Molecule: Bacterial RNase P class A
Organism: Streptomyces sp. NPDC001020
RNA sequence: CGAGCCGGGCGGGCGGCCGCGUGGGGGUCCUGGUGGACCUCCCCGAGGAACGUCCGGGCUCCACAGGGCAGGGUGGUGGCUAACGGCCACCCGGGGUGACCCGCGGGACAGUGCCACAGAAAGCAAACCGCCGGGGACCGUAUUCGUACGGACCCCGGUAAGGGUGAAACGGUGGUGUAAGAGACCACCAGUGCCCAGGGUGACCUGGGCAGCUAGGUAAACCCCACCCGGAGCAAGGUCAAAAGGGAGCACCUUGGUGCUCCUGCGCGGACGUUCGAGGGCUGCCCGCCCGAGUUCGCGGGUAGACCGCACGAGGCCGGCGGCAACGUCGGUCCUAGAUGGAUGGCCGUCACCGAUGGGUCCGCGAGGACCCUUCGGGACAGAACCCGGCGUACAGCCCGACUCGUCUG
Numbered sequence: 001c002g003a004g005c006c007g008g009g010c011g012g013g014c015g016g017c018c019g020c021g022u023g024g025g026g027g028u029c030c031u032g033g034u035g036g037a038c039c040u041c042c043c044c045g046a047g048g049a050a051c052g053u054c055c056g057g058g059c060u061c062c063a064c065a066g067g068g069c070a071g072g073g074u075g076g077u078g079g080c081u082a083a084c085g086g087c088c089a090c091c092c093g094g095g096g097u098g099a100c101c102c103g104c105g106g107g108a109c110a111g112u113g114c115c116a117c118a119g120a121a122a123g124c125a126a127a128c129c130g131c132c133g134g135g136g137a138c139c140g141u142a143u144u145c146g147u148a149c150g151g152a153c154c155c156c157g158g159u160a161a162g163g164g165u166g167a168a169a170c171g172g173u174g175g176u177g178u179a180a181g182a183g184a185c186c187a188c189c190a191g192u193g194c195c196c197a198g199g200g201u202g203a204c205c206u207g208g209g210c211a212g213c214u215a216g217g218u219a220a221a222c223c224c225c226a227c228c229c230g231g232a233g234c235a236a237g238g239u240c241a242a243a244a245g246g247g248a249g250c251a252c253c254u255u256g257g258u259g260c261u262c263c264u265g266c267g268c269g270g271a272c273g274u275u276c277g278a279g280g281g282c283u284g285c286c287c288g289c290c291c292g293a294g295u296u297c298g299c300g301g302g303u304a305g306a307c308c309g310c311a312c313g314a315g316g317c318c319g320g321c322g323g324c325a326a327c328g329u330c331g332g333u334c335c336u337a338g339a340u341g342g343a344u345g346g347c348c349g350u351c352a353c354c355g356a357u358g359g360g361u362c363c364g365c366g367a368g369g370a371c372c373c374u375u376c377g378g379g380a381c382a383g384a385a386c387c388c389g390g391c392g393u394a395c396a397g398c399c400c401g402a403c404u405c406g407u408c409u410g
Base pairs, nucleotide, nucleotide: 001406002405003404004403006401007400008399009398010397012351013350014349015348016347017346018345020045021044023042024041025040026039027038028037029036030035047381051392052391054390055389056388057387058386059233060232061231062230066287067286068285069284071229072228073227074226075225076090077089078088079087080086091105092103093102094101095100106224107223111222112221113218114217115216128163129162130159131158132157133156134155135154136153138151139150140149141148142147171189172188173187174186175185176184190214191213192211193210194209195208196207197206198205199204237308238307239306240305245264246263247262248261249260250259251258252257266300267299268298269297270296271295272294279291280290281289282288315334316333317332318331319330320329321328322327353378354377355376356375358373359372360371361370362369363368
């Protein structure tokens, strides 16, 4: 200098003008009151993903909350965490020269499936081409007429070493042995199983020994095993107000009504039910348990408003200590949106950043590097809505750090 790999960060700054939202202080006006309108000052006002809604929780309710089945999730070991399917470290396997990256990582001897095509054969074997032995008969040459050599064919038996097919063919190499072969036997190697020693919290690793035990693959197929899981969800869940209708009281008055206050929470009809229990709940089913005097259907009518939940948190930032790390602990410091048709925006100027083009200055022994000027162009993904921890996805441009490989220079 180039290429790579891993981790972290930013996502424009400044100034001016106009315009927004919550909260707090002050003031003015209106109103019987609740309250409302306006002015001014101050603090604060979108994200690293606010996106996806894929996981886990806090919180709220069922609810005082039990058992079973179904269903769902995870899957090497040890830690972290409120928890998780997350994160950290390690083990094993695979990829890469390497830094590093990847893993649906328990079980194929519980059972059921599948392995196309090719091939003899893809579950207990089997033989396409072959090799060996026995028998039969044919051709050619030679013939010393006993036969020998060569070729090719059929039948029976043995064989799985050689060749072929395939992703994969019943371990591999070398030998012994055999009619020819074969773990049939032997040595070494690989795998598997068992035993011992050492290391490690552990998954596992290293070393030694024994055993001829040697068809596999697939569970990201069904399944088995181990562990975990109540359900629904802020449109959760609460408080207040209002209305039709009814009741009570008070006041006025034309005895008919009007107004105000309080209570209740609509009218008509039908069915079932009130401890011999209708209906409802335990949010998939069953058992079991609990609540219960109303429930439900049809027709007609009224209301749809205000507030809480709603931001002090498993909180942010800085530092010390412990830990390989995730993270924990201690101390200090800070309060950083809370809307509800839904706010944080628009315009101007300037600077910075990136790219292209042209020109110049400086530094260095060198390979190379730094800076300035002119012109033109560019600016991403994308917006809270109860909150938090993760994961996944998107992102113009830029910065910082560690490491690996290659090349060049001194």